Model confidence (mean pLDDT): 82 of 100. This is a predicted structure of a 75-nucleotide RNA (transfer RNA) from an uncultured archaeon. It was read from a public genome assembly. It matches the Rfam family "tRNA". Rfam classes the family as a transfer RNA. Rfam describes the family as follows. Transfer RNA (tRNA) molecules are approximately 80 nucleotides in length.

[in-house]
RNA sequence: GGGGCCGUAGUCUAGCAUGGUUAUGACACCUGGCUUGGGCCCAGGAGGUCCUGGGUUCGAAUCCCAGCGGCCCCA
Numbered sequence: 001g002g003g004g005c006c007g008u009a010g011u012c013u014a015g016c017a018u019g020g021u022u023a024u025g026a027c028a029c030c031u032g033g034c035u036u037g038g039g040c041c042c043a044g045g046a047g048g049u050c051c052u053g054g055g056u057u058c059g060a061a062u063c064c065c066a067g068c069g070g071c072c073c074c075a
Stems, first nucleotide, its partner, number of pairs: 001074007010027003020058001029045005051067005
């Protein structure tokens, strides 16, 4: 330099091909219950620029373009 894949809460992840009202779950965290206390368990809660910018559209995590970052292959 060329090609491919990936980027979504602190971590991991579903949703994306086929756009639609509130973005899913687990772990972790916080509160309460339980316990002598802790853990386990139960109930509840908080936590998101869906990598960035632009475009298409009534409507974009999802489609298109450019860029950034990571990984792999070729040279």